[in-house]
Molecule: SAM riboswitch aptamer (S box leader)
Organism: Bacteroidia bacterium
């Protein structure tokens, strides 16, 4: 990279250190964060979705291994339904586990 298949409004630093203009997948519309330094890389803490330990095994517990996430709903919307000018509910499409090719 292809494919399947499960999550996702819950969690969990205003931590340090660097870098120097953007940044929140692509497009559109909109909205926010950013030289009070964002994003993104290193460290350190920490969460606990899956694999993975245990256990009293429809569950719970553990965080020593793989990943992976820690700020404000996948920031909202676009496509379809359905509606009270509402909430909503579904599919795309990306995001991360495991499995496959």
């Nucleotide at each position: 990279u292809u494919a399947g298949c499960a999550u996702a409004a819950a969690g969990a630093a205003c931590g340090a250190g660097g870098c120097g203009a953007g940044a929140g997948a692509a497009c559109u519309g909109g909205c926010u964060c950013u030289u009070u330094g964002a994003c993104c890389c290193u460290c350190u803490g920490g969460c606990a979705a899956c694999c993975u330990u245990c256990c009293u095994c429809u569950g719970g517990a553990a965080a020593c291994g793989g990943u992976g996430c820690c700020c404000c709903a996948u920031c909202c919307a676009g496509c379809c339904c359905a509606c009270a000018u509402a909430a909503g509910g579904g599919a795309c499409a990306g995001a991360u586990c495991c499995u496959u090719a």